[in-house]
RNA sequence: AUGAAGGUUAAGGGAGAGUCCUUUUAAAAAGGCGCCGAAGGAGCAAGAGGUCCGCUUGGCUUGGCGGGAUUUUGAAACUCUCAGGCAAACGUACCGUAACCGGACA
Numbered sequence: 001a002u003g004a005a006g007g008u009u010a011a012g013g014g015a016g017a018g019u020c021c022u023u024u025u026a027a028a029a030a031g032g033c034g035c036c037g038a039a040g041g042a043g044c045a046a047g048a049g050g051u052c053c054g055c056u057u058g059g060c061u062u063g064g065c066g067g068g069a070u071u072u073u074g075a076a077a078c079u080c081u082c083a084g085g086c087a088a089a090c091g092u093a094c095c096g097u098a099a100c101c102g103g104a105c106a
Stems, first nucleotide, its partner, number of pairs: 006101005012095002018033001020032004034086003040082001041080003047073006053066004
């Protein structure tokens, strides 16, 4: 199921930060200084587990407790600024719409 989640494509909405300086210099490239965070990437809180240690349970087994030690997992629009970006344009996470795929969750 008169089609959920999810995916692809198209168009729409969509912020931030120097049209900075030098090299013949509008853009690009290189170098320099200063910035942004919403392509991508990376990091972790509570929690949930594992192992060890301490105390406890009559008992080596077992169970319980611990604001003890160590480790696994663990989110983002938070943080980092590697990448990307700092006039316009292009692009951008995210949000709707349409078509197609998909086939049961939200």

Glycine riboswitch aptamer from Firmicutes bacterium HGW-Firmicutes-14, 106 nucleotides, folded computationally. Its mean pLDDT, the model's own confidence on a scale to 100, is 80. The sequence was found by an Rfam model in a public genome assembly. Taxonomically the source falls in Bacillota (Bacteria, Bacillati).